[in-house]
Context: one part of a larger RNA
RNA sequence: GGCACAUGGGGGAUGUCUUGGCAUGAACAGGCGAUGAAGGACGUGAUAAGCUGCGAUAAGCCUCGGACAGCCGCAAAUAGGCUCUGACCCGGGGAUCUCCGAAUAGGAUAACCUGUAACGGUUUACCCGUUACGUUCCGCUCUGAAUACAUAGGAGCGGAUUCGCUAGACCACCUGAAGUGAAACAUCUCAGUAGGGUGAGGAAAAGAAAACGAAUGUGAUUCCGUCAGUAGUGGCGAACGAAAGCGGACCAGCCCAAACCGAAGGCUUUGCCUUCGGGGUUGUAGGAGCCCAACGUGGCAUGACUGAUGUUAGGUGAAGCGUAUGGAAAAGCGCUCCACAGAGGGUGAAAGGCCCGUAACCGAAAACAUCCAGUCAGCCUAGGGAUUUCCUGAGUAAUGCGAUACACGUGAAACUUCGCAUGAAUCCACGGAGACCACUCCGUAAGGCUAAAUACUCGUCAGUGACCGACAGUGAACAAGUACCGCGAGGGAAAGGUGAAAAGAACCGCCGUGAGCGAAGUGAAAAAGUACCUGAAACCACAUGCCC
Numbered sequence: 001g002g003c004a005c006a007u008g009g010g011g012g013a014u015g016u017c018u019u020g021g022c023a024u025g026a027a028c029a030g031g032c033g034a035u036g037a038a039g040g041a042c043g044u045g046a047u048a049a050g051c052u053g054c055g056a057u058a059a060g061c062c063u064c065g066g067a068c069a070g071c072c073g074c075a076a077a078u079a080g081g082c083u084c085u086g087a088c089c090c091g092g093g094g095a096u097c098u099c100c101g102a103a104u105a106g107g108a109u110a111a112c113c114u115g116u117a118a119c120g121g122u123u124u125a126c127c128c129g130u131u132a133c134g135u136u137c138c139g140c141u142c143u144g145a146a147u148a149c150a151u152a153g154g155a156g157c158g159g160a161u162u163c164g165c166u167a168g169a170c171c172a173c174c175u176g177a178a179g180u181g182a183a184a185c186a187u188c189u190c191a192g193u194a195g196g197g198u199g200a201g202g203a204a205a206a207g208a209a210a211a212c213g214a215a216u217g218u219g220a221u222u223c224c225g226u227c228a229g230u231a232g233u234g235g236c237g238a239a240c241g242a243a244a245g246c247g248g249a250c251c252a253g254c255c256c257a258a259a260c261c262g263a264a265g266g267c268u269u270u271g272c273c274u275u276c277g278g279g280g281u282u283g284u285a286g287g288a289g290c291c292c293a294a295c296g297u298g299g300c301a302u303g304a305c306u307g308a309u310g311u312u313a314g315g316u317g318a319a320g321c322g323u324a325u326g327g328a329a330a331a332g333c334g335c336u337c338c339a340c341a342g343a344g345g346g347u348g349a350a351a352g353g354c355c356c357g358u359a360a361c362c363g364a365a366a367a368c369a370u371c372c373a374g375u376c377a378g379c380c381u382a383g384g385g386a387u388u389u390c391c392u393g394a395g396u397a398a399u400g401c402g403a404u405a406c407a408c409g410u411g412a413a414a415c416u417u418c419g420c421a422u423g424a425a426u427c428c429a430c431g432g433a434g435a436c437c438a439c440u441c442c443g444u445a446a447g448g449c450u451a452a453a454u455a456c457u458c459g460u461c462a463g464u465g466a467c468c469g470a471c472a473g474u475g476a477a478c479a480a481g482u483a484c485c486g487c488g489a490g491g492g493a494a495a496g497g498u499g500a501a502a503a504g505a506a507c508c509g510c511c512g513u514g515a516g517c518g519a520a521g522u523g524a525a526a527a528a529g530u531a532c533c534u535g536a537a538a539c540c541a542c543a544u545g546c547c548c
Stems, first nucleotide, its partner, number of pairs: 001547004007541003015533001016497002020468002022465003027460002029457002031165002039100003042055003046078002050074002061094006070082003105114003115133007134163001136160008170201001171199005181188001185235001211218002222249005232240002253449003256393001260278008283427001285392004290385003298380003302377006308370005314362003320335004336353002338342001344356003398422006408434001429444005484491002504532001508518003
C1' cells in the first nucleotide's frame, strides 16, 4: 500500500407514518361594492419578532340563543386577572371599524400633503374636532360663443345610485391572426379558433312559425342519441359536412302598435297634434264598427302575509368483565352482552360494548332561502250572426350592384344579414316550399316578453377513491407565493417524524469553567438526548487477519 472482516464516524437511501395535496359523484351557493368592496399599509397583547384575530371601543364591545366548568389564540413561562350573578367556546343580530384603495373636495412618488363652507370646542389671531364638497345618467331652472334667432358650452338644484373587484370558468355581441395541412403555394385549411374589446346572469342565448317539406303530414325554443361521415360542398385537392324524420330530456305560453270610443292639454280652431284611459292582438284569417247572448268559469310566470320545509349553534343515543404476558392490553385465553349502531377516528400494541362518534330520532330567541301550500290584493280569461266600410308594424319587402352567413368556395344558388342606389302591395293582399314559371300546399315579416330541460365552478357542507405519501402529491404537509433573485414585468426554492408521557437529564467530576465528555438519574428503550423513528451506499478513522 492492497484486499477482507469487525467496530465506530459521516451520510440520509429504504421501510413505516400523515397534519397536506389530487381527482370525482351529489346537494347548496353563484356574487361583493359609494351604507365605501376585493386587496393592502399602519397599529392593536403586562412582557410580543412572526402568524391569526381585531381597529384608537383595536386577540376585542352589546344583545339574543346554544352549551357547561373551566378560561385569558398558535405558544411555553412568569406576573396579574375572568368565571355557576354562567366566563371561555359555538351560532343569529347589532355597534365600533385609523389610513390607502373605484377612492369620489384638490393634489400626489398608494397608505401622504393641502383646501373651501357650515357647525361645535377654544386661549377667539391661531389651533382642534364633526359634517358636506367626485363623475356619469335623467329632469328642471338660470346663463350662454363663433353667429341674428339658436345651438354647443357653463352654473345651480333635485332625483337615480352608474363607476371598481372577481372564477385565468360558463354566456352574448363586436373585432380577429399565424405556425400548421394541402407533403411547395395563392383559392382553401387551421378558424370565426387563439388573442383583443364591450356587456350580462346564475345561468346566458334562443323561443311561440311570413317554420318544416311532401307525410294518411308535423306543430315555439333548448339539449342528448340516431339519421350520417349519408345528402352535399370542395385548386371535386387537402379537407369541410348538414337537414327532415325517428327515439328521448323538458314542456307554457303571452303582451303591445293600429282601426274605434272617451278625457285632458296645446295650437295656425268646420279641424289638427300630444298625452292618458278603454278597446284589441290573428291565418280554418282576426279585430274595429252593427245585431244577439252571458256576467260566469277557469287561471297566474306579480306583490304582501301566514304556514310548511330547509340553512345558519346543538341534543338524546345500546352493550364487558376476568385472567396470563408486557412499560402499557385494545392482541391471546375464558365466560358474556348490544346491534335500525360491526362507518370511522382516538386511547401506552390490534376495542361493536373505554372516549369521540355511528344507526335512528329530536331541536331555534334571531336571521336567511324556497321553484311548495294557503289567504288577501292585483292581473288574465269565453260565444253566435251578418260581411258594406275601416285596421293589422314602410324608406320596410323587393330589385340592381358589392359583400355576408347558411355544411353550400358564385355556382343553376334559393333562403339570411349588411352597405349603396332604386323602391311596392294592403287580404280579390303578401312571404315561402333551393334558379325560374304554373298548379297545389304551408305561413302572416318589417314591435316586444317568456320558466324548465343545457353550460360552468372562486366557493360551502358532508362523502368517495385498484389517486400521491415528503426527490411523490399543489410551487407550497413547515414563517410559501415565504426566503432569495431581478430597476421592473417577473422568477421562485429548500425545509415533515424524540417519547405513551418532557418524565427534555437534579447533583458530582474533567474542561477554556466553552463546546463537549464521564458518571448519576428518567424511561420499555438514551445504540430514542431535541444535530433526536428506522438509519443502506459512496466516503473517513481505528483494530485484526492475509498478501506485497
Large-subunit ribosomal RNA, domain I from a bioreactor sludge metagenome, 548 nucleotides, folded computationally. The RNAcentral record of the full RNA draws on SILVA.